[in-house]
RNA sequence: AACGAACGCUGGCGGCGUGCUUAACACAUGCAAGUCGAACGGGAUCUUCGGAUCUAGUGGCGGACGGGUGAGUAAGACAUAGGUAACGUGCCCAGGAGUGGGGGAUACCCAGCCGAAAGGUUGGCUAAUACCGCAUGAUAUGGAGGGGGGAGGCUCCUCUCUAUCAAAGAUUUAUCGCUCUGGGAUCGGCCUAUGCCCGAUUAGCUAGUUGGUGGGGUAAUGGCCUACCAAGGCAUCGAUCGGUAGCUGGUCUGAGAGGGUGAUCAGCCACACUGGGACUGAGACACGGCCCAGACUCCUACGGGAGGCAGCAGUGGGGAAUUUUCCGCAAUGGGCGAAAGCCUGACGGAGCGACGCCGCGUGGAGGAUGACGGUCUUCGGAUUGUAAACUCCUUUCAGCAGGGACGAUAAUGACGGUACCUGCAGAAGAAGCAUCGGCUAACUACGUGCCAGCAGCCGCGGUAAGACGUAGGAUGCAAGCGUUGUUCGGAUUUAUUGGGCGUAAAGCGUGCGUAGGCGGUCCGUUAAGUCUGGUGUUAAAGGCAGAGGCUCAACCUCUGUUCGCACUGGAUACUGGCGGACUCGAGUCCGGUAGGGGGAGUUGGAAUUCCGAGUGUAGCGGUGAAAUGCGUAGAUAUUCGGAGGAACACCAGCGGCGAAGGCGAACUCCUGGGCCGGCACUGACGCUGAGGCACGAAAGCGUGGGGAGCAAACGGGAUUAGAUACCCCGGUAGUCCACGCGGUAAACGAUGGGUGCUAGGUGUAGGGGGUAUCGACCCCCCCUGUGCCGUAGCUAACGCGUUAAGCACCCCGCCUGGGGAGUACGGCCGCAAGGCUGAAACUCAAAGGAAUUGACGGGGGCCCGCACAAGCGGUGGAGGAUGUGGUUUAAUUCGACGCAACGCGAAGAACCUUACCAGGGCUUGACAUCUGUGGAAUCUCCCAGAAACGGGAGAGUGCCUGAAAGGGAACCGCAAGACAGGUGGUGCAUGGCUGUCGUCAGCUCGUGUCGUGAGAUGUUGGGUUAAGUCCCGCAACGAGCGCAACCCUCGGUGUCAGUUGCCAUCAUUAAGUUGGGCACUCUGGCGCGACUGCCGGUGACAAACCGGAGGAAGGUGGGGACGAUGUCAAGUCAUCAUGCCCCUUACGUCCUGGGCUACACACGUCCUACAAUGGUCGGGACAGAGGGCAGCAAAGCCGCGAGGUGGAGCGAAUCCCACAAACCCGGCCUCAGUUCAGAUUGCAGGCUGCAACUCGCCUGCAUGAAGGCGGAAUCGCUAGUAACCGCAGAUCAGCAUGCUGCGGUGAAUACGUUCCCGGGCCUUGUACACACCGCCCGUCACACCACGAAAGUUCGUCAUGCCCGAAGCCGGUGCGCUAACCGCAAGGAGGCAGCCGUCUAAGGCGGGGCGGAUGAUUGGGGUG
Repeated sequence: AACGAACGCUGGCGGCGUGCUUAACACAUGCAAGUCGAACGGGAUCUUCGGAUCUAGUGGCGGACGGGUGAGUAAGACAUAGGUAACGUGCCCAGGAGUGGGGGAUACCCAGCCGAAAGGUUGGCUAAUACCGCAUGAUAUGGAGGGGGGAGGCUCCUCUCUAUCAAAGAUUUAUCGCUCUGGGAUCGGCCUAUGCCCGAUUAGCUAGUUGGUGGGGUAAUGGCCUACCAAGGCAUCGAUCGGUAGCUGGUCUGAGAGGGUGAUCAGCCACACUGGGACUGAGACACGGCCCAGACUCCUACGGGAGGCAGCAGUGGGGAAUUUUCCGCAAUGGGCGAAAGCCUGACGGAGCGACGCCGCGUGGAGGAUGACGGUCUUCGGAUUGUAAACUCCUUUCAGCAGGGACGAUAAUGACGGUACCUGCAGAAGAAGCAUCGGCUAACUACGUGCCAGCAGCCGCGGUAAGACGUAGGAUGCAAGCGUUGUUCGGAUUUAUUGGGCGUAAAGCGUGCGUAGGCGGUCCGUUAAGUCUGGUGUUAAAGGCAGAGGCUCAACCUCUGUUCGCACUGGAUACUGGCGGACUCGAGUCCGGUAGGGGGAGUUGGAAUUCCGAGUGUAGCGGUGAAAUGCGUAGAUAUUCGGAGGAACACCAGCGGCGAAGGCGAACUCCUGGGCCGGCACUGACGCUGAGGCACGAAAGCGUGGGGAGCAAACGGGAUUAGAUACCCCGGUAGUCCACGCGGUAAACGAUGGGUGCUAGGUGUAGGGGGUAUCGACCCCCCCUGUGCCGUAGCUAACGCGUUAAGCACCCCGCCUGGGGAGUACGGCCGCAAGGCUGAAACUCAAAGGAAUUGACGGGGGCCCGCACAAGCGGUGGAGGAUGUGGUUUAAUUCGACGCAACGCGAAGAACCUUACCAGGGCUUGACAUCUGUGGAAUCUCCCAGAAACGGGAGAGUGCCUGAAAGGGAACCGCAAGACAGGUGGUGCAUGGCUGUCGUCAGCUCGUGUCGUGAGAUGUUGGGUUAAGUCCCGCAACGAGCGCAACCCUCGGUGUCAGUUGCCAUCAUUAAGUUGGGCACUCUGGCGCGACUGCCGGUGACAAACCGGAGGAAGGUGGGGACGAUGUCAAGUCAUCAUGCCCCUUACGUCCUGGGCUACACACGUCCUACAAUGGUCGGGACAGAGGGCAGCAAAGCCGCGAGGUGGAGCGAAUCCCACAAACCCGGCCUCAGUUCAGAUUGCAGGCUGCAACUCGCCUGCAUGAAGGCGGAAUCGCUAGUAACCGCAGAUCAGCAUGCUGCGGUGAAUACGUUCCCGGGCCUUGUACACACCGCCCGUCACACCACGAAAGUUCGUCAUGCCCGAAGCCGGUGCGCUAACCGCAAGGAGGCAGCCGUCUAAGGCGGGGCGGAUGAUUGGGGUG
C1' cells in the first nucleotide's frame, strides 16, 4: 500500500460496486425450458353457427444455449503461434436442380386385466410435415483410366457401374416449408511447437510399451482397437514416482525487474449425489434425459416405488464470517411460432450489510470580563478557549407539501410518484475512534506499588510511572476509527537488474578427466543468434493518454495506444555454422641443468636396550621434595665381545622437490615432473570441469611377520579435599615390514583453477646473457621458483599488495541468523569403527567478525608506599574500663557494619538530657502568626496531689505619645478557627556536610592531525623527579583542574617596641625586692635568609643526579592547613534544611518513676600489671602549652587524707590553678604471687548536687583476686620519630583509663624489592563491561515441551495378481416373434426379443509400495 475480509467501539445521507474464501455437507417448499392447432387425428368450452378459444397425445424445433461450481486435473487442461492435402457443422446467407406416384402401421381413444402407488399389459379403431418401398437425377459418393500441380486422400477433364430424395399446410395466393448439391458464414473436432508449481532423502521408467504391415473403428489422423512382425521408446536439458493446484485476460504490490494471487467481469476447461455405460441427435456420453451399481433420504398395503439446489430464493449444519423463500418480463438477450404471443430466478430492478470506493453534511460570521464548570498550579496564575453564552446570517442533507421525467422511434415502465425542480419551517435531527516512552505527531495529575496490568520491537510496573487504570489536555484520522489475519514493499535478507566465500555463513584434502560451458589471428561463405522495415495476430473488458455523460467524484461512454509470437523482405560489425590459411596459445624435437620427487635392491656408522665375560662395591634411579622400582643372588659405573630392531646427528638454510598427503645416511637400477637455451616441426590440438576415476597424514581394521626404543589401555608410587590427570616407576596393543581395507584432519595460505594487465626496493635457490678478468670473483640484465617491506588500489577492520585479498574475463565448488545438528530418518559405501548425502519439530533475540576504551590476569617490563624485609614496642592470654554483637527486658530509644562500624554520633545518660517503657494529665496545644475580648507584667502565701495538673487568698502598677479622654508597643489570661507540632517513614527522592581510594599523580579541554567509527594523538618514547617535576624528541600546538609555590607554625638573624618580661654594668634587698637600664633573654609586629645560587664529577652541550664549600638551616629544611576528574545508590531525613507519604483528644505535649548502667556469653579499642632498667622511703632539679569572675583561689589554721576554714590577689607575660613526672643522690627490699600487681569486698569519711538506692567521683584503714610476658594470628613506628614520663584543656554542678593539645627523657634498623598488601605508567591476552566477589561447563534432582527408536495396533492411499461380474456397446447365434420390401404361395430379405462371447464399474480374496495416527518402554534435545 492492498483485501470477497472478520472482530471491538461508534454510526447522518446519497451514488456506484460488492457479499459462503469453510462442508463438491445434507436439503423442506416454490419457481428456474418450453413452444408450435399455419404438421396430425381426437376431445372440451363458447358461438352471432361463419367460426373462435383451450387442449392430453402423435409429430417438429428447442431441452448440448443460458445459469452454477472448482471436486478432479501438472496435462487429452490452459496461454501464445501455427497446421488440418486428416475433419464435421442444425438453424442462417447467396446460388443450381427438384418436390412424381404409392403403401403399411401407431399413440391418443374404446373395452378388459394387473398393481397400494409408480405404472404396466391384452384386444380393437384412426391421422399426419411420424414410418416404408418405387420412379427420376447430377457438377454428389465409390471404382477404373488419362492430364496438370506445390503430390498423402489435392485439383481438372472424360467414360462406365452401384447406391441415395420429396410432405404438405394455410388459404389473408403471397409466402413459409421440404429434398439433393457445391459454396459462404458461424461454431466445433483433431494435430504440432513453445511456455506452465515443489520434492533427487523419488534415478531409472515402459509389453500396446516404440515402430511397421493387414484389418477394424471414427466426421477425421492416430496403438484409438485387433492379429502378426521387429525391439524399440522416454530420462540428470530431470523420465518415473510423490505432494500441491482449475488455466488465462487480469488483479495486488513494486522505481523497475520481480514477488503474491486467479473473488466479482470476460475467454477456455472440467464437473453435476459417487462410479460405470450407452441411446437420441447437427451437436451430449447430456445439471433440472435414460440404464446399471453404491451410499443416503423419503413413500409403501412390505410385494415394490420415488429422489438428486455446485440454477434463484430459502433451511439445517460447518464456521471468525457472507443477503430477500422480493418485483417485473418495461428494457437487453434467448427458445418456439408465419404471427399475435407464450416461456425465460438469463436479465432489468428493488431489499439487507459502513463490506469497499466516491461525494455531502453535522452550520457560517462576529463575540474577552478571556464567564461558570473541569484540570493543573510555583497559589501569582495557566489551560479548556472564540470554545460557550450572546448578536447577526444561511438551509446543503434529512423532514413536510406541490409538480414530475429520460430510459420507448406508434403501443407497452417492474424501477416509481423514483431522479430532478419548486415552496415551507427551524441551527434546527446528525461525531466518533485510536493514540500521546523511543521508533512516531501528541503531557500532565491522581490511583496502583514487579500487584493489577501494558507490549509491534526495544522494553515499562518493586511508593513521586509522560509506558498500567482513570481524568483533564493534546495529536491523528473521521462516518468511521482501531485490532487481527493475509500478500507485496521496505529486504541488494536468494542479489538477472543487484550479494558474497583469508578471519563474520561459505573454496570440494588433491589431481586426472567425460558431458557441458567458454575460447587466438586472417580471408571467404552462410544468415541460426543479433539489428531493422512490412504484414498477421495480440478477443472484449481492464491499464495508460485525450475527450465526453451523470451538479463533482466514484461510475459510465467514445477515440487512440500497448509487451509478445508468427510470417516475410533487408543488413552482416559481433557471436555461431561451413570452407581455406596463419603462428604468438598449446604441444613435439635437440642440447644442457638443479633436486630429501616416486619404486626396488644393497651397504654403513653413532646411540638405546638386551645377552655373555672382566674390573668393582653399595648404592642406583627419580623428583619441587619423595616414593614405588632396580641392587649384596653384586646393580649403577666401567672394559671387551655378541644379538636385534628402529631411526639416520653434523651438513640443514622462512633452502630444495612434489598436485596434495608428504619427502632427509650412502650407493646401484627403474621411473615421473620442472627449469634454461635453441633451430626445426604440428597448426588452436586450448581453459575449466557436474557425474566418474585415482591418490590421500595420523589413528583404526583384517591376514602373516617383526618388536630395540617409545608408548594409549592397565598396574604401582606421589600430589590432592578428591586426582579415574598433570610428575615418577613399570607396561600391552600400536608404532616397523608385506598384502588388503578404511578415506578422515586446524587435509590451513583457514585464500579453487586458468589467462591478461597494474610502482618499486631488498634477500635467497636454479639456469642463461653482457661487461670485466688470469679467473668460476665483483658489477649489470633476462627467465623460473621461494621470502620480507611497500605504491596505487582493495578491505568492516585486521590486513592483502606482480606468489593480490588490486583491475578484468572464463569455468567449477560452496553460503543465506544462533541452537537443535553434521544429529534423526532414508539411501549409498565399509569387516567393523564409521564415512558420504543430510532434515524437521521445538527454542532464542541473538549467535558472530574486526577493532576501541576500561577492568582483570596465580601475563610481562619499569617504579613507589612502614608494603615486605631489618628493627623497637605492642595486641591476641590476666584483671579492670569502654564500645559492639547476642541474650534478656515493660523499656534496655536511635543511628554507624570489611579496610572506611565497634573509647564511633556522645567535648562527659543520677533528675534534666531522652528520642525508650509504665502510670497520671492536656487538646488551638510546650512553641509561631492572625482575630475578638479582658487584664500591665510580676511577686507572695494556703489547700490537695508523686508531680504535672487543679482550687483559693493577697500584693502590685510600669514604658512611648497626649492638656485630658484616648492611642501605641511589650507581656499575661480567656474564646473560636485558620493552624501548630512529630528525634514518625523514605540518606534508594534530595541540599548541605563528611568518610574512602589518596596528598595517589593523576583527570580533562580547545584547535589541528589520523581513523568510516568507537576513538587515538597531545598524556606515548629517551632521561629525570616526591610529583603529568623538569629536559630532549615527536602531528601536534596550547590551556584548565590537580603537583609545587603563595598561608600558618618551628629553626637563624636584623630592626621596631620595653610592661606584668629581662638584669651585663651601678646602687639596694631575704628575694629583679626596689632605683635604674632595655645590652642580653623573652614577647610579637615588620623584614632578611635557601635559589641547586657557587665549585668538581657524571649526564646528551639538557633536565637532573653525586660529592664539596659556605651556612643556623641544603636540595620539597621539620610540621600543619590545603584533598583534581571521579568511585563506593558509602554515611547522615536523629545537627540543620527539604520533596513526598503518614499521625492530629495523638506517632503531638506536660509530669513522676523506671530504662539507655541488664549479663551465660563473643568481639573491637584502651588502662594497669605480671616486676630489680623494678618497688618503696627520704632529699634534690628542670618544662611547655593552657584555663580562670555564678570563676581560679594564695598565705595562715584544722584534718593522716579527701577536704574544711579562710579570704589576700587576679577579668590576669603581674595573681591563682601549679609541687611537673620520668630524672639525680641516699637507704631498704633480693626473686618470692613477693614491700610485685592491684581487682574484689568490708568499715569509716569527704565533695558536688532538689536528690548519689537502682547509677557519681574522691579519701583513709582493712581485704588482697587473676596475673610469672601471653596459641594461631595480628598492629604501630624511619628521628626529636618509636618507646617511656608527666602537664593542661574542652565537655562539665559533679563524674575521664576516652579525646584534643603540651612539653620532658630519648633509641634501634632499612642488605634490599624475590615474596604478601595497596598504588602509578607502558605493554600483552580476554568469551569480563552491575567489569574476576566477572563470566561460565557438564552430570545429577524436579517440572513442562516437541522429536527419534520401539514388540506392535490402526487408518488412508497407490498400483498389482486371481475370482465374481450389473447395465451397455460390439461380435456371434438363429430354436422364438415379426406390418411395409421380394414372392401367386411356401418362404425369403430385414428387424425385435432371447441366448452365447470379448470388454468392464462396483464387490471379494491375496501379497506389496508409500503416507498418517497411536504404542509399554527407551534415547538424546529444548526451556525453567